[in-house]
RNA sequence: GCGGGAUUAGUUAAGUGGUAUAACGUGACCUUCCCAAGGUCGAGGCACGGGUCCGAUUCCCGUAUCCCGCU
Numbered sequence: 001g002c003g004g005g006a007u008u009a010g011u012u013a014a015g016u017g018g019u020a021u022a023a024c025g026u027g028a029c030c031u032u033c034c035c036a037a038g039g040u041c042g043a044g045g046c047a048c049g050g051g052u053c054c055g056a057u058u059c060c061c062g063u064a065u066c067c068c069g070c071u
Base pairs, nucleotide, nucleotide: 001070002069003068004067005066006065007064010024011023012022013021018054026042027041028040029039030038047063048062049061050060051059
């Protein structure tokens, strides 16, 4: 230098053109003499910039970081 893959909540992962989901973690409450465990309800996210589209996490282009291969 070239090609390919990945990037989604604090962490690990699903999802895929039409209000983004789970587990663990976390906050409040219930339960308990206390702790732990359990239960209920919440907060919290699509790497960044542009384009296409009625509508983009998803499609296209570029950028960034990481991984793999070639030279």
Molecule: transfer RNA
Organism: Patescibacteria group bacterium